[in-house]
RNA sequence: GCUGGCGUAGCUCAGCUGGUAGAGCAAUGGUUUUGUAAACCAUAGGUCGGGGGUUCGAAGCCUCUCGCCAGCU
Numbered sequence: 001g002c003u004g005g006c007g008u009a010g011c012u013c014a015g016c017u018g019g020u021a022g023a024g025c026a027a028u029g030g031u032u033u034u035g036u037a038a039a040c041c042a043u044a045g046g047u048c049g050g051g052g053g054u055u056c057g058a059a060g061c062c063u064c065u066c067g068c069c070a071g072c073u
Base pairs, nucleotide, nucleotide: 001072002071003070004069005068006067007066010025011024012023013022019056027043028042029041030040031039049065050064051063052062053061
C1' cells in the first nucleotide's frame, strides 16, 4: 500500500436483510436475614465510533473518515 471482518449500556453481545433500541452480568433502591451473601421485585444507564448523503423514516443502505483485528504484498 491492497483486501476482509469488527465498532450498539460499565462489561459480553443481540437487534428477524429501513418503522420509536434490547438481553445477561455489573450498578442503585427495596423485600427477606441478627448481619453478609444468595434469591425475588423495581429503577437508572445509549446523540448505535465520527461527518455527510438517500428516504416520510437509518443501528441496518451509499460515501468519506477514525480505531482495533486478520490476511496479502
Background: Transfer RNA from a Candidatus Omnitrophota bacterium, 73 nucleotides, folded computationally. Its mean pLDDT, the model's own confidence on a scale to 100, is 81. The sequence was found in a public genome assembly. Rfam family: tRNA. Rfam links the family to the GO term triplet codon-amino acid adaptor activity. By type it is a transfer RNA. Rfam describes the family as follows. Transfer RNA (tRNA) molecules are approximately 80 nucleotides in length.